[in-house]
RNA sequence: GGGGUUGUGGCGCAGUUGGGAGCGCGCUUGACUGGCAGUCAAGAGGUCAGGGGUUCGAAUCCCCUCAGCUCCA
Numbered sequence: 001g002g003g004g005u006u007g008u009g010g011c012g013c014a015g016u017u018g019g020g021a022g023c024g025c026g027c028u029u030g031a032c033u034g035g036c037a038g039u040c041a042a043g044a045g046g047u048c049a050g051g052g053g054u055u056c057g058a059a060u061c062c063c064c065u066c067a068g069c070u071c072c073a
Stems, first nucleotide, its partner, number of pairs: 001072007010025004019056001027043006049065005
């Protein structure tokens, strides 16, 4: 330098007719307990890597950029 792939809550990840942003763990509060742990209930937490485009509507389609991984040179 060229090709492929990944980027979504704190962490690990899901998300296919283009229309609801979610799951597990963790965190907060409450109940149970003498306390811890644990269980149950409720809750907070997201520029969907960044920018632009298409569309009534984009995490999802197109283009560019950035970062990680990987293959070729």
Transfer RNA from a Candidatus Schekmanbacteria bacterium, 73 nucleotides, folded computationally. It matches the Rfam family "tRNA". Rfam links the family to the GO term triplet codon-amino acid adaptor activity. The source organism's lineage runs through Bacteria, Bacteria candidate phyla and Candidatus Schekmaniibacteriota.